[in-house]
RNA sequence: CUCCGGGCUCCGUGCGACGGGCGGCAACGAACCUGGUCAGGCCGGGAACGGAGCAGCCAUAAGUUGUGCGGUCCGGGUGUGCGGCAGCCCGGAGACU
Numbered sequence: 001c002u003c004c005g006g007g008c009u010c011c012g013u014g015c016g017a018c019g020g021g022c023g024g025c026a027a028c029g030a031a032c033c034u035g036g037u038c039a040g041g042c043c044g045g046g047a048a049c050g051g052a053g054c055a056g057c058c059a060u061a062a063g064u065u066g067u068g069c070g071g072u073c074c075g076g077g078u079g080u081g082c083g084g085c086a087g088c089c090c091g092g093a094g095a096c097u
C1' cells in the first nucleotide's frame, strides 16, 4: 500500500422502551341566554282541561380533573434487528521499501 473479516462513529429503516401532544374512558360541570320533566305561582276557560314556564331533579355543552386504555402523532446523548458512503480501531493474508 492492497484485499478480506470484525468493532465503533455517522446515516437510513423496522420493532420496542421512555417522555410529551392529541384522542379514548370515567367523574364533575349551566340562576337565565341548552334539552327533558316541570311542584308552586301565572295566563286562558263556566268547567273539564290546556298553555307558557321559574325553582328543583335528570341529561349534557363549553370546560376542569383523573386515568396507561398503550389508539395515534412527535421527540432523542434510548435499546435492538437489517442495510449503507466515508472515517477510525482490531485481526489475518499478500506485495513493496
Stems, first nucleotide, its partner, number of pairs: 001094009010084007018075005023069001024067005034059004042051003